Record summary: Predicted 3D model of a 265-nucleotide RNA (Bacterial large signal recognition particle RNA) from a Thermotogaceae bacterium. The source organism's lineage runs through Bacteria, Thermotogati, Thermotogota, Thermotogales and Thermotogaceae. The sequence was found by an Rfam model in a public genome assembly. It matches the Rfam family "Bacterial large signal recognition particle RNA". Rfam links the family to the GO terms signal recognition particle, plasma membrane targeting and SRP-dependent cotranslational protein targeting to membrane, signal sequence recognition.
RNA sequence: CCGUGCUAGGCGGGGGGUUGGCGGUCCCCUGAACCCGAAAUCCGCCAUAUGCGGGGCCGAUGCCCGUCCGAGGCCUCUCGGGUCGGGAAACGGCCCUUUUGAGGGGUGAUGAAGGUUGGGUCCCACGCAACGGGAACCCGUGAACCUGGUCAGGCCCGGGAGGGAGCAGCCAUAAGCGGGAUUACCCGUGUGCCGUGGGGUAGCCCAGCCGGAGCCUCGAGAAAGGGUACGCCCCGGUUCGGGAAGGUCGAAGAUGGGCGCACGG
Numbered sequence: 001c002c003g004u005g006c007u008a009g010g011c012g013g014g015g016g017g018u019u020g021g022c023g024g025u026c027c028c029c030u031g032a033a034c035c036c037g038a039a040a041u042c043c044g045c046c047a048u049a050u051g052c053g054g055g056g057c058c059g060a061u062g063c064c065c066g067u068c069c070g071a072g073g074c075c076u077c078u079c080g081g082g083u084c085g086g087g088a089a090a091c092g093g094c095c096c097u098u099u100u101g102a103g104g105g106g107u108g109a110u111g112a113a114g115g116u117u118g119g120g121u122c123c124c125a126c127g128c129a130a131c132g133g134g135a136a137c138c139c140g141u142g143a144a145c146c147u148g149g150u151c152a153g154g155c156c157c158g159g160g161a162g163g164g165a166g167c168a169g170c171c172a173u174a175a176g177c178g179g180g181a182u183u184a185c186c187c188g189u190g191u192g193c194c195g196u197g198g199g200g201u202a203g204c205c206c207a208g209c210c211g212g213a214g215c216c217u218c219g220a221g222a223a224a225g226g227g228u229a230c231g232c233c234c235c236g237g238u239u240c241g242g243g244a245a246g247g248u249c250g251a252a253g254a255u256g257g258g259c260g261c262a263c264g265g
Stems, first nucleotide, its partner, number of pairs: 001265006009058003012030005020046005034055004062259007072249005077243011091231002093228008103218005114210008122199006128192002130189005137180005147172004155164003
């Protein structure tokens, strides 16, 4: 140096998440890299943790280690946006109250505000009216006997003439019942463009008199006070995005270094 057979090792790695921690299943990056099976309130482990079970391939030119570069992730800081919670009434917005109020409209010398007198509206009593009821009035009806009149028949008294009581019927009527009329009587009223008397009169209305110029209404805006957390502001949570800020892990790539055993030639 060559060949054969082995062994170590390799057939991807990394970040996030999860976990007391490590690896896997999950998400992402890198980029090309054996197969099958299960894995979330899960699977296998314990700092010698860098998966588990089964099968296959390569094999010390193919792995291992260091450095550089560096995709990407994470943490902190910072800036901005969204959203949630709390605070805050200084500012803006909105709401309420009071005052003021440009200007507009109406009314007023055919007399404003204000004052005063009388009346009404209000209350009481009485009257009147209206309405309702009752009684009286008118009409009708209305009694086996216990209402009246007349009383056939029958009854009673009488020698007779005659007399008497009297049912039914008829006529009339009482209480009662029904209807009518509604003038005069009585009672009542959720009644009244009414009258008389008394009371009251804050407000409103009407009229007279005094008075002599205002009165009523809408109202932009302004001021003061109060309220409200919508905006702005402060604090905190969460989420998204940016950073030529700091830290951390770090694939791929580049580069340097290292490299087993046995046998035979």